[in-house]
Parts: sequence; C1' cells; structure tokens
RNA sequence: GAAGCUAGCUAGACAGUCGCCGCUUGCGCAAGCAAGGGGAGGAAAGUCCGGGCUGCACAGAGCAAGAUGACGGCUAACGGCCGUACGCAGCAAGGUUUUAGCAAUAAAGCCCCAAGGCGAGGAAUAGGGCCACAGAGACGAGUAUGCUUUCUUCGGAAAGUGGAUGUGAAACGCGGUAACCUCCAUCUGCAGCAAGACCAAAUAGGCUAGUGCGCUAUGAAAAUAGCAAGGCGUGGCUCGCGUCACUGGCGGGUAGGUUGCUCGAGCGUACAAGUAAUUGUGCGCCUAGAUGAAUGACUGUUACGUGCAGCGAUGCACGACAAAACCCGGCUUAUCGGCUAGCUUCAACU
Repeated sequence: GAAGCUAGCUAGACAGUCGCCGCUUGCGCAAGCAAGGGGAGGAAAGUCCGGGCUGCACAGAGCAAGAUGACGGCUAACGGCCGUACGCAGCAAGGUUUUAGCAAUAAAGCCCCAAGGCGAGGAAUAGGGCCACAGAGACGAGUAUGCUUUCUUCGGAAAGUGGAUGUGAAACGCGGUAACCUCCAUCUGCAGCAAGACCAAAUAGGCUAGUGCGCUAUGAAAAUAGCAAGGCGUGGCUCGCGUCACUGGCGGGUAGGUUGCUCGAGCGUACAAGUAAUUGUGCGCCUAGAUGAAUGACUGUUACGUGCAGCGAUGCACGACAAAACCCGGCUUAUCGGCUAGCUUCAACU
C1' cells in the first nucleotide's frame, strides 16, 4: 500500500418563515392568548422467541401436548449472548497435474485452506419405520466361481463348506438415519392493552331451547346448618377445590368519555473486577404519548459520498431501507453511505 473480515458509533449540520401535537408557568368565567422546553428508527418492519404488566383467581396435583439438547459462564428470562472444545463447508493466498499459447498468462481438476462463517449438537444393544436407482440380495439374509462327500442316465443332482469380480454411500459388520416415530434429561397454567378499571347514556328487566332447584334437622315464617345430585369456574382430560345458579339460539340498544399511557430489568460517563458476555460503585441526564391518528413544508448557507463538465478554480445533478401506538431484552429480514478500532493474507522498502 492492496485485498478479505469482525466490532462499535453515525444516518447530515446551522439559521430563518409558516404550520401541527403535547407538557410547564402566567392571564382569562370559558373559548383562548403569551412565554419556555420537547416531539418517529437502527431496524420503528416480521409477529419469530423471552419477559414485565393486566385478568381468570385464593389456585393445587397428574395425564396428554409442546419446547430445548457438547461443556462452562452471563441474564429477569430465552430457542438469546460470551468463552472453550469438536465437526462441516469453503473464499483469498499457496502447492501440484492437464490443456491452450513462442512466452507472459488463461482455463479446468486435485491437495491444503488464514482471519472469518455455519452446526437442527443427548440415545442407534429399549422398540419400530426407512435406505431410491443399481444389484441375486439392503437387516438377516446370501448369488456365482471354487473345495469336500455321496449318487449318477456322465448332461449333472443333493448335502456341507466357503464366499469373490461386480452393483452401490453401505454387502456374516450386529451399517446408516432420531429437522422419522420413539427413549432420556430439563422446562412450560391460559388469554392478551382490541388485556383490564371507572363514568355517562340508551334499549325490549323481549322471545325461545337445555341442565339443576332433592332430602333431613331447627324455626310461626323468613332463614340457617348438613347430606346428595347437577350446572358453572380462561387451552384438552381426570381428580381436587370453589360456587349456587348456569349454558346456547333469535331479535333490539349503545359503540361516547376518562384511565391503563410512559421514571424504565432506563440512558451517558469514569473507575474497578472479568479472556469476554457482563457485574458493582461514583457522578450526571429525563428524551413522543397521538387516537382516523401530531412529529411537517419552504428558503438560504454548509459538511460527506458518487457521477458529469473543466487545465484548474469551480459548476451542475443525485444520495438508501424506511414511520411509534403498553413497555423492555433478543433473533430474522431490508438497506445508500461515512467515521473509528482491531484481526488475517499478500506485495514492496528498511
């Protein structure tokens, strides 16, 4: 210097004019007015995992079902992350063979293969299934040539032994396969902010089907207690527990407002521990909360990158993927660039 990788940050900046949303303060009966601060991402996307939170609900056990699977660590947790092994593929570089070429070199095959990438990673003697095509034969079997014995119509036949060439990934070895069923270990209640809570209003406290409303004791009655049965109770089944009422169909009304709703497993920074993921301590910061859905438009200057024109100064044009909706940690997918740090290989010089 070039190339290949890994990780982090960023995703233009400043100013002006107009417009929108929310918060704080002041004024105002109110509508509103004024001032000040703030206002869409690294993926906000997919809805694939894990949770926080809400409800069932005071909520248990088992079966079934599902998920994960080297070892160790991190985390609230995970199918995530970090580290250490093992395995796999393979780019660059390198080596070698062949072909073309006068040569430089080019192409193809093979070997090896950095940094990095991927791994759907327990068990094949618990059992079952499958192994195409080819091959006689693919999970318990065995073809031909050969050898031995007996028989023979002299072509061969039977029994035993033995077992190739070939086919194929694999052929008397107990093979391969478990992102086939299964077994083992560990884990898992369900539903979801359209969860929930509150307020207001309106209607037809309409019609209909099914299960149950039983017995005993006390009591004037109402009711209380016990037993039994049945219904219902947020995935399926059983038991347990709770409760005394429920489960549908048709039809009608309302679908408005407030809240949940943003201070968080939060962010930044310094130090310490650790290989790292990460953890601890100190200091500092507050940064959308809309609801048919705000977070914008225009102008000027300017930064970076690319392209074109120009000797140059410079000028012109373009600049990705894309938009919160309860919140957070991940994964996956899309993507124009810029900056920083590190690793590996090659070349040249010293």

This is a predicted structure of a 350-nucleotide RNA (Bacterial RNase P class A) from Methylotenera sp. It was read from a public genome assembly, where an Rfam model found it. Its Rfam family is "Bacterial RNase P class A". The family's RNA type in Rfam is ribozyme. The coordinates come from a structure-prediction model, not an experiment, and the mean pLDDT is 77.